[in-house]
RNA sequence: CCCCCGCGACAGGGGCGUCCGUUCAGACGGGCUGAGAAGAACCCUUGGAACCUGAACCGGGUCAUGCCGGCGGAGGAAGUCGUGACGCGGGUGGC
Repeated sequence: CCCCCGCGACAGGGGCGUCCGUUCAGACGGGCUGAGAAGAACCCUUGGAACCUGAACCGGGUCAUGCCGGCGGAGGAAGUCGUGACGCGGGUGGC
């Protein structure tokens, strides 16, 4: 110097379990996994593995649980605009 990726605005989608203790319950505290276990948070939006269905599924493991793997690129699943700008950040790309 070049190349590639990300970063914008508004709008939308989604999940929140399990075990223990206190408690009549609600709720609170603690352990586990996770980005997130109710957070002015987190994740995802068709280039879609966020999330849902199958599923009270199958195998393994755990005090226990989608805790791990399979199922599985199976079936579904929420978007438009902007180019501000090679400006900033990243590259385990090239010269």
A computed fold for a 95-nucleotide RNA from Paenirhodobacter populi, annotated as TPP riboswitch aptamer (THI element). Its Rfam family is "TPP riboswitch aptamer (THI element)". Its family is annotated with thiamine pyrophosphate binding in the Gene Ontology. Taxonomically the source falls in Paenirhodobacter (Bacteria, Pseudomonadati, Pseudomonadota, Alphaproteobacteria). Its mean pLDDT, the model's own confidence on a scale to 100, is 76.